[in-house]
This is a predicted complex of two RNAs, RNase P RNA and transfer RNA, with 454 nucleotides together. It holds a member of the Rfam family "Bacterial RNase P class A". By type it is a ribozyme.
């Protein structure tokens, strides 16, 4: 120098004229006016997850339903964050993992293969020992019984892999290495790692049911509270049992209801009244609160590998509601393209993208620019 | 602000992860017929909205992402 990893900052900058919102002070009968400060993001995006707040007697006990899933740690929590462990990718740096359990049970492994869950041998190899021909006899022959999965073949995967020995011919049969398993030490808080010993035990899948362990009550600021106002404290049916935040069950709670008259006596008959559930109709959809002081931010110091904690000190950065923060002009920055003898000159252009209850991540997009470490190659010295 | 569906051939659209996909319409050709229509026959045409994932294999299963419909309030 080149190429690659990983992390930080950043989101143009000053000056003027108009021109908006909201705060604080003064003024001023009111309308209003004056002065001082203040005014969108790192993702405000999606809305994927967690909270705070709020309101619903059960926020009680269960089921169902949902998430999460290696250890240890931060954190109000969370599917998030740190740091290690395993596996996998990449020369490395680093990146990636949805990572409890297949011996609790059901299911799946098509197709091709002899054969995909305890396994019937296709192509084969042997026939020591028994059997059958020939032979005087040594022997030879068949491959019958019977033994074999080592070699082929299929396939993503087929009786733990390579290797040697041994064997009729083969097999962990026996050995050596390696791998899975147990079982012991030893280090580590742990997941796990090392190493000794032993004897071969047949898969894969749980982003399949599923089972284990842990966590979760629901709805959600358009939650909710208070105040004015207005209509028809409307009409119809259905009832004596409803109703209880989203589905079911259990226990509690809440709220009604069994009223009158007549006539006759043990009934009938009329008048009502009712929690609550459905249809229909009909005002009013106004103002205030919540609305920003927070699991707040900055600096700084000590622990800590960190993630982040404690301590101290400074600070107060939008609060709108058809919904404000804008337009224009001039300088400078910065990128790109022409042209120039260094200096300079013309042109063009500056990204994704805006509040609505706050917050802590994640996930997606982003032009220019500054910077920090470390990998890998090349070259010099 | 909650809460649900779809995206497969040019057009409407089936398709329970089981082995890289199909019907009708319309395209193209051939038959038959004086012609045409209708019929009948036979082909073309997509790797399932896009990106990464779980598997031996994904249109189907999971995660992210883009457009597009319903419905509550």
């Nucleotide at each position: 120098c080149g190429g690659g990893u990983g992390g930080a900052c950043g989101g143009u900058g000053c000056g003027g004229u108009c021109g908006c919102c909201g705060g604080c002070g003064c003024c001023u009968u009111u309308c209003g006016g004056c002065g001082c400060g203040g005014g969108a993001g790192g993702a405000a995006a999606g809305u994927c997850c967690g909270a705070a707040c709020a309101c619903c007697a059960c926020a009680g006990g269960g089921c169902a339903g949902a998430g999460u899933g290696c250890u240890u740690g931060c954190u109000a929590a969370c599917g998030g964050c740190a740091a290690g462990g395993c596996g996998g990718g990449g020369u490395a740096a680093c990146c990636c993992g949805a990572c409890g359990g297949a011996a609790a049970g059901u299911g799946g492994c098509a197709c091709a293969g002899a054969a995909a869950c305890a396994a019937c041998a296709c192509c084969g190899c042997c026939g020591a020992u028994g059997g059958c021909u020939c032979g005087c006899a040594a022997g030879a022959g068949c491959a019958c019984a019977g033994g074999c999965a080592a070699g082929g073949g299929u396939g993503a995967a087929a009786a733990g892999g390579u290797g040697c020995g041994g064997u009729a011919a083969g097999a962990g049969c026996g050995c050596a290495c390696c791998g899975g398993c147990g079982u012991c030490c030893c280090g580590g808080c742990a997941a796990c790692g090392g190493g000794g010993c032993g004897g071969c035990c047949g898969g894969c899948u749980a982003a399949a049911c599923c089972c284990c362990a842990c966590u979760c009550g629901g709805u959600g600021c358009a939650a909710g509270a208070c105040c004015a106002a207005a209509u028809a404290g409307g009409a119809g049916a259905g009832c004596a049992g409803a109703g209880c935040c989203g589905g079911c069950c259990c226990g509690g709670c809440u709220c009604g209801a069994u009223g009158c008259g007549g006539c006759a006596c043990u009934g009938c008959c009329g008048c009502g009244g009712g929690a609550c559930u459905c249809u229909c109709g009909g005002g009013u959809a106004g103002g205030u609160c919540g609305c920003u002081g927070g699991a707040g931010g900055c600096c700084g110091a000590u622990g800590g590998u960190g993630a982040c904690a404690u301590c101290g000190g400074c600070c107060c950065a939008a609060g709108a509601u058809g919904a404000a923060u804008g337009a224009c002009c001039g300088c400078a920055a910065u990128c790109c393209g022409c042209c120039c003898u260094c200096g300079g000159g013309c042109g063009g252009g500056u990204a994704c993208a805006g509040g609505a209850u706050u917050c802590g991540g994640c996930u997606u997009a982003c032009a220019a620019g500054u910077u920090c470490a470390c990998c890998c190659g090349c070259a010099u010295g | 602000g909650c809460g649900g569906g779809c995206a497969u051939a040019a057009c409407u659209c089936a398709g329970u992860u089981g082995g890289u996909a199909g019907a009708g319409u319309g395209c193209g050709a051939g038959c038959u017929u004086c012609c045409c229509a209708a019929g009948c026959u036979c082909g073309a045409g997509g790797u399932c909205g896009c990106g990464g994932g779980u598997u031996c294999a994904a249109g189907u299963c999971c995660c992210g992402u883009u457009g597009c419909c319903c419905g509550c309030u």